[in-house]
RNA sequence: AGAGUUUGAUCCUGGCUCAGAACGAACGCUGGCGGCGUGCCUAACACAUGCAAGUCUUGCGAGAAAGUUUCCUUCGGGAAGCGAGUAGAGCGGCGCACGGGUGAGUAACACGUGGGUAAUCUGCCCUUGAGUUUGGGAUAACCCGGGGAAACCCGAGCUAAUACCGAAUACGGCCACAGGAUCCUCGGAUCUUGUGGAGAAAGGUGGCCUCUCCUUGGAAGCUACCUCUCGAGGAUGAGCCCGCGGCCUAUUAGCUUGCUGGUGAGGUAAAAGCUCACCAAGGCUUUGAUGGGUAGCUGGUCUGAGAGGAUGAUCAGCCACACUGGAACUGAGACACGGUCCAGACUCCUACGGGAGGCAGCAGUGGGGAAUUUUGGGCAAUGGGGGAAACCCUGACCCAGCAACGCCGCGUGUGGGAUGAAGGCUCUAGGGUCGUAAACCACUGUCAGGAGGGAAGAAAUGUGUCACGGGUAAUAUUCGUGGCAUUUGACGGUACCUCCAAAGGAAGGACCGGCUAACUCCGUGCCAGCAGCCGCGGUAAUACGGAGGGUCCAAGCGUUGUUCGGAAUUACUGGGCGUAAAGAGCAUGUAGGCGGCCAGGCAAGUCGAAUGUGAAAUCCCCGGGCUCAACCCGGGAACUGCAUCCGAAACUGCCUGGCUAGAGUCUCGGAGAGGAAGGCAGAAUUCCCAAUGUAGGGGUGAAAUCCGUAGAUAUUGGGAGGAAUACCAGUGGCGAAGGCGGCCUUCUGGACGAUGACUGACGCUGAGAUGCGAAAGCGUGGGGAGCAAACAGGAUUAGAUACCCUGGUAGUCCACGCCGUAAACGUUGUGCACUAGGUGUCGCGGGCACCCCUGCGGUGCCGGAGUUAACGUAUUAAGUGCACCGCCUGGGAAGUACGGCCGCAAGGCUAAAACUCAAAGGAAUUGACGGGGGCCCGCACAAGCGGUGGAGCAUGUGGUUUAAUUCGAUGCAACGCGAAGAACCUUACCUGGGCUUGACAUCCUAGGAAUCUCCCAGAAAUGGGAGAGUGCCUUCGGGAACCUAGUGACAGGUGCUGCAUGGCUGUCGUCAGCUCGUGUCGUGAGAUGUUGGGUUAAGUCCCGCAACGAGCGCAACCCUUGCCCUUAGUUGCCAGCAUUUAGUUGGGCACUCUAGGGGGACUGCCGGUGUUAAACCGGAGGAAGGUGGGGAUGACGUCAAGUCCUCAUGGCCCUUAUGUCCAGGGCUACACACGUGCUACAAUGGCCGGUCCAGAGGGCAGCGACAUAGCAAUAUGAAGCGAAUCCCAGAAAGCCGGUCUCAGUACGGAUGGAGUCUGCAACUCGACUCCAUGAAGUUGGAAUCGCUAGUAACCGCGGAUCAGCAUGCCGCGGUGAAUACGUUCCCGGGCCUUGUACACACCGCCCGUCACACCACGGAAGCUGCCCGGACCAGAAGUCGGUGACCCAACCUUCGGGAGGGAGCCGCCCAAGGUCUUGGUGGUGACUGGGGUGAAGUCGUAACAAGGUA
Repeated sequence: AGAGUUUGAUCCUGGCUCAGAACGAACGCUGGCGGCGUGCCUAACACAUGCAAGUCUUGCGAGAAAGUUUCCUUCGGGAAGCGAGUAGAGCGGCGCACGGGUGAGUAACACGUGGGUAAUCUGCCCUUGAGUUUGGGAUAACCCGGGGAAACCCGAGCUAAUACCGAAUACGGCCACAGGAUCCUCGGAUCUUGUGGAGAAAGGUGGCCUCUCCUUGGAAGCUACCUCUCGAGGAUGAGCCCGCGGCCUAUUAGCUUGCUGGUGAGGUAAAAGCUCACCAAGGCUUUGAUGGGUAGCUGGUCUGAGAGGAUGAUCAGCCACACUGGAACUGAGACACGGUCCAGACUCCUACGGGAGGCAGCAGUGGGGAAUUUUGGGCAAUGGGGGAAACCCUGACCCAGCAACGCCGCGUGUGGGAUGAAGGCUCUAGGGUCGUAAACCACUGUCAGGAGGGAAGAAAUGUGUCACGGGUAAUAUUCGUGGCAUUUGACGGUACCUCCAAAGGAAGGACCGGCUAACUCCGUGCCAGCAGCCGCGGUAAUACGGAGGGUCCAAGCGUUGUUCGGAAUUACUGGGCGUAAAGAGCAUGUAGGCGGCCAGGCAAGUCGAAUGUGAAAUCCCCGGGCUCAACCCGGGAACUGCAUCCGAAACUGCCUGGCUAGAGUCUCGGAGAGGAAGGCAGAAUUCCCAAUGUAGGGGUGAAAUCCGUAGAUAUUGGGAGGAAUACCAGUGGCGAAGGCGGCCUUCUGGACGAUGACUGACGCUGAGAUGCGAAAGCGUGGGGAGCAAACAGGAUUAGAUACCCUGGUAGUCCACGCCGUAAACGUUGUGCACUAGGUGUCGCGGGCACCCCUGCGGUGCCGGAGUUAACGUAUUAAGUGCACCGCCUGGGAAGUACGGCCGCAAGGCUAAAACUCAAAGGAAUUGACGGGGGCCCGCACAAGCGGUGGAGCAUGUGGUUUAAUUCGAUGCAACGCGAAGAACCUUACCUGGGCUUGACAUCCUAGGAAUCUCCCAGAAAUGGGAGAGUGCCUUCGGGAACCUAGUGACAGGUGCUGCAUGGCUGUCGUCAGCUCGUGUCGUGAGAUGUUGGGUUAAGUCCCGCAACGAGCGCAACCCUUGCCCUUAGUUGCCAGCAUUUAGUUGGGCACUCUAGGGGGACUGCCGGUGUUAAACCGGAGGAAGGUGGGGAUGACGUCAAGUCCUCAUGGCCCUUAUGUCCAGGGCUACACACGUGCUACAAUGGCCGGUCCAGAGGGCAGCGACAUAGCAAUAUGAAGCGAAUCCCAGAAAGCCGGUCUCAGUACGGAUGGAGUCUGCAACUCGACUCCAUGAAGUUGGAAUCGCUAGUAACCGCGGAUCAGCAUGCCGCGGUGAAUACGUUCCCGGGCCUUGUACACACCGCCCGUCACACCACGGAAGCUGCCCGGACCAGAAGUCGGUGACCCAACCUUCGGGAGGGAGCCGCCCAAGGUCUUGGUGGUGACUGGGGUGAAGUCGUAACAAGGUA
């Protein structure tokens, strides 16, 4: 620091996801040791049991028992001493308000921070001043009596105090009045003078006799210590007040009646509506009051580069709470966790009358929960309470226990060891790997184990003693300081050290497709499963499961959850808004924000210095202590903050004065569909009247509905009425936008130009608010010609609730009032400034104004820098800046629900969530596609010729059938295809019979030559038997080939996968294309080149050009054919010569021909056109002319095209069978359907006879002349020929002659019988011949195929395969046409361009209803819970007030009583409770509404191309 994921690819936007760190965690697997920490996040749910706050006899009075000792005894027991002034209890003092727990409540001066208190209090503690005098009456304990189950209570009696009360005294202090001084925040505070008034106290313990009295010794007294009272000061702690700071929500906008202030009174420690009476009408709030939700706050903690974000366990500060609610008492302090009273809920006891209780203290229990420990030890240390102290108490605390919960440290060994062991895994079979890993050898001893030793934490206090000092009458006691001695350890015999033995006891978890380090095998087969995102799995899965191996961590490793980060994805640092989400429809303007130039002043902001504070801990730095570390300790820095004060004055601000450049006013001028009102005009449509006139009109793609003989349309004249204003007219003008268009008049707004003068910052923006605001729509009243939703009819259509047509009502128009929205768009907020140009246009100016130059203001186009993701924009910015407003934060759900506001309604404004997806998007690129465009080509159409589709047959396929009808090929590009030849074989299929190292290959062992002939069983395979036969090489060991038997490795498979493959092939297509290097352009995908202008069959060539070149294709080179030359002359040829039936022979090689080599054609020449080009057109010459004809030749690629059954081959499967042998059957079936063909339907013909002319091939297991036989197929005999020699071999159509005469025929030949041939064998199932028979068929519906010249058509011939078997296939020649205007249309293709929501690429994509399932949500008659209110009733305890006829010890008294106090009662306030009710917020609800998702459903085709109606 980034990465994955939208696409075919790209850039951008944008969300989702991952890698990091952290945790009071939990869960899964695993688990050796130690140190230091941490441990109910949930039910502030309920709690059994024990403990957690007591202490003081040096404040006071009383005071046991057990036991033991002694004495007495009636042996029952009693008394005394000790126990012991002990235990336990009481009065009294102090403490219990600390410490400990929890976070429910609380959005608040609760917390943080900084101040204030001149508005306050403060027990114990410290310092200091003054004092501590003198009396009195009670009461608990106790005893007696009584009530009660208990808790406990009542009555009578006795008694003490540092308990209570009176009196005295009063330095201070307090109150009232009068005066003075100082300070001051102007309210007051402090000090002081005078007078008057009220107001204190308590003693205890130890010691000593100096003075007085009794007098061993004590009392008064003295002394020491502790305590007490009134003051002053301090320290500590607390109360109250204020500034500032820190959550969400406006779908909460108004709140408030003690509310805000005043006066007076009350009240408090203290200011104050804190409370009350009266008066006034205030107070708070868009800088968010009030309401709702959530929440203890902070130091800090986690994260982050930081700014921030999240959080508030442990530790520390503050607050709040203590079963729930209320209340006060005591006290220095509480409205009190382990106190009181009342009410409520709950639990427990009960004798039913009444009582008791509060773990959110430490343990512990139940419950809840994914989840959180021992009912431990000790006060040794630290700290706290009491005490003079000893000491007691202390679940605070210190320790131990449990838990890998976290952090840190250590170990599970170390070195050597290759035959790279065994074994596992894998393998290309060689090997590789686990792996120096192990074994084995040597060594070490951490931890754990055993044995022994053994700290620090302890310093105090007390006691004893000594010294010094204070105090004193005093060497007493005593107090303080110091020395010595002694006393105290829960942890714990722990840390640590030494020794012993022994490698012995100690490694797992996750992951290995990419992100992300790590790869193979097997199993599985869209199953089982995985998954954080993208995504894996449908037979070769590095993604599932297992294994081997590897990677990363390690006593842990993973998963889950949460937070921050990455996320610049809320953007202060640090984002955006033309098209991705996002500029409000427009303006006016309030608050607010921002604001020109100069000068002076102030000092709020700002900047600097200082001071105070910013607790400690934490973080950071330095140092130190535990062996290190974690951890702990010391010091420093820091705490970015707040406050006070001093200073500066540039900038902002405020005040004052001035200026004119911003803004505005006045004057003059012209332009304009700017607005409102009134009037007027002509053209056109329609309607009415009249006239002329006659059969149609109208409408459409074509029609029909419709109008018209009752006279339409057309034409003419007249009239009515409404609406809109042709031409001018223009990317022209005006307006803020919406919008505005005939002419004239009136009223009126704004902008602009020019000139000077004036005001003097008066400005810009603008949350709310207000106004304007197209069309449609609504209300009331008019109006209504045309047009025209709805509606009706006619068409179209599968349907057509549409598009088209004929009609037609609201509406469109006017007036008034609503609505308030639009793709209200420049999809671009407003204002100001700056930043190259060019060229139009509108308005107004300046310059000798006609042109041209120039200024200002609008409105367009092009374009540079810049900018932008790109497109684009570009002085009219989307550039560069400033000011202000509005808005955005993934897609869907949804601009929806609910709530609120507005509206008559329609609806508008504001505006979510659940749920769901891994995208949704923008721009551009390459393709593909379009019922887009342009150009061009092809037997593509057209023009022609002949066919197919109808018939019969052949053949192939589908289907059906079958034991099997083997398999494959399936639009073009499967279907006379693989198959160039299924009777057996072939053969892969079926039935049956056999074999199991096998029919075939290699190796090993044993035997044998091989081989041939015959017999038996059997359908054969096979089995049994007999006979013949002894080979070749040799180094004499044996070897090679072959046969038989055996063993195991293996063979074998036309079994599967062509979607694992090679090779080969088809197809687009013989179409003209497909690419590369370098350069250039672009962020990039890519583009350029290859586009453009011409031209061509061609990316063929030329020209141009940021391209220049090149490759694969095209063409040419190759074969064949057409002309000529040359060489050669047999088997070929024969002109001339000779000879013949015959090139038969002689001869010859001229010709033909054959087969070798050459020539020839190149747009070379001429003319024209063309750009002086390429090229095209015409011509000459030539056998041939513009590629002469034909062939071979098939670019990059596409179709997962075809083939595992040609062959090869990975993987899988079979192995007495899916292999192999054999016999028979099947592949030949047959209601049907299709393809490809043959033969026909006839006279351009059939039949009969005669007669002419090929080419290219084949031939020895062959072609077979010729002869004979047969009607014939053919048979028998047989010459020649391995072939320019012989044979196949008669070519046929044609031509000549005859016959048939339009008929199912002398057309047509299906079909039956008898034969021939091949073959082991023609039944299933061959071909041919002859005889017989003579079916369908009379030119073929929709549709469809081939062909452009030696072509189509017609005619025959040959060959491959082959024993035999073509109508098929591959070739060959003979005869030999017609037509092409042309490119509109169909099909296919090429190039350019355009649109695209397609990229599996239009056989694409995709929308909505309906049906089904599931999910979440809204509405809903109601039902039900919770919360805050309002009104009224009621009112416990309690404070306060009143009363107090009853009661009462202290004081007074004249003894009667009084003062004073209390019970009781009454009143105010008030918790729970009750009744009625408003509002808010949940749950649930028959039914209902839309939404989302779902592999397959139904109906249509809305959108994307002109998407077929943009």
Molecule: small-subunit ribosomal RNA
Organism: metagenome